[in-house]
RNA sequence: GCAUCGUCGUUGGGAGAAUCAGACCAACUGGUGCCGAAGGAGCAACCGCCCCGGAAACUCUCAGGCCAACGGACCAGCGUCGAUAA
Numbered sequence: 001g002c003a004u005c006g007u008c009g010u011u012g013g014g015a016g017a018a019u020c021a022g023a024c025c026a027a028c029u030g031g032u033g034c035c036g037a038a039g040g041a042g043c044a045a046c047c048g049c050c051c052c053g054g055a056a057a058c059u060c061u062c063a064g065g066c067c068a069a070c071g072g073a074c075c076a077g078c079g080u081c082g083a084u085a086a
Base pairs, nucleotide, nucleotide: 004083005082006081008079009078010077011076012075013074018032019031020030021029022028033066034065035064039062040060041059042058046054047053048052
C1' cells in the first nucleotide's frame, strides 16, 4: 500500500404467503390454511490442515411472517476498522 476480501455503520433497491369467528378496522384470542429472504436446524455438491472440520439462495418450518408499517436474505454506493499481492 491501489485493487481485492472481511467486520461495523449509513443511503437506495428489496420478494412470498389467508380466511373464519369472538365486538366495526387494527390489536388480542381461538380454529383451519399458507410463505421463506431475520434467526435456527438438516442433508449435501464442494473445499480444507482430510482424525475431523467448514459449507447453500437446497430442505425443514422451531422461531418469524401472511393490509399497511416495522422487519427483511441479498445487491449496489459511501464511510470506518482490519487483512493484504505486485